This is a predicted structure of a 79-nucleotide RNA (SAH (S-adenosyl-L-homocysteine) riboswitch aptamer) from a Gammaproteobacteria bacterium.
The sequence was found by an Rfam model in a public genome assembly.
Model confidence (mean pLDDT): 75 of 100.
């Protein structure tokens, strides 16, 4: 750095269906199912690449998004 686990990103209800996934088909596809797949951290499992004294502490600050409708939470405005 990519992969692969975990956590967080305030709750929930409905609807649609692009990717991935699972099923059929030679195939184009067609059927489910489906709006955290995203970005942040943290693990060190494993692949690449780089570096070369090792390790421990402390301060700060800590999001930004997330089809469409709707209710709730907080917070704050305005009548």
């Nucleotide at each position: 750095u990519c992969a692969g686990g975990c956590g967080a990103g305030g709750a929930g209800c409905g609807c649609u269906g692009c990717a991935a996934c699972a099923g059929g088909g030679g195939a184009a596809c067609c059927u489910g199912c489906c709006a955290g797949g995203c970005u942040c951290g943290c693990c060190a499992u494993g692949a690449c690449c780089g570096g070369u004294u090792c390790g421990a502490g402390u301060a700060a600050g800590c999001a930004a998004c997330c089809g469409c409708g709707c209710u709730c939470u907080g917070u704050a405005a305005a009548c």